[in-house]
Molecule: SAM riboswitch aptamer (S box leader)
Organism: uncultured Mucilaginibacter sp.
RNA sequence: UAUUUAUCCAGAAAGACUGAGGGAAAGGCCCUGUGAAGUCUUAGCAACCUAUACUACUCUUAAGGUAAAAGGUGCUAAUUCCUGCUCCAAAUAUGGAGAAAGAUAAUAC
Numbered sequence: 001u002a003u004u005u006a007u008c009c010a011g012a013a014a015g016a017c018u019g020a021g022g023g024a025a026a027g028g029c030c031c032u033g034u035g036a037a038g039u040c041u042u043a044g045c046a047a048c049c050u051a052u053a054c055u056a057c058u059c060u061u062a063a064g065g066u067a068a069a070a071g072g073u074g075c076u077a078a079u080u081c082c083u084g085c086u087c088c089a090a091a092u093a094u095g096g097a098g099a100a101a102g103a104u105a106a107u108a109c
Base pairs, nucleotide, nucleotide: 001108002107004106005105006104007103008102013042014041015040016039017038021031022030023029026083027082028081043076044075045074048072049071050070052067053066054065055064080101085098086097087096088095089094
């Protein structure tokens, strides 16, 4: 940078420095000097990958499941904060389903 696959209604914050923005984008709605974003430290969550232990079936391995959390990532306001497009229901409001876009991991270049 990008293809493919999987997941995205769960979970988890304090301190220091600094000082005005932030929530991807548009609209909305929110957060924010009772301190935004950023950097650092410490802590935590989770279980995608590697390693580990146990294990159903099979039994040659691999693949499946469970546990744990050592390593590589990720994450720690609000469902990906909500919506936009399509379909269904409804008089409307609105509700439901699926896309698109985005994020993360593995993977590819």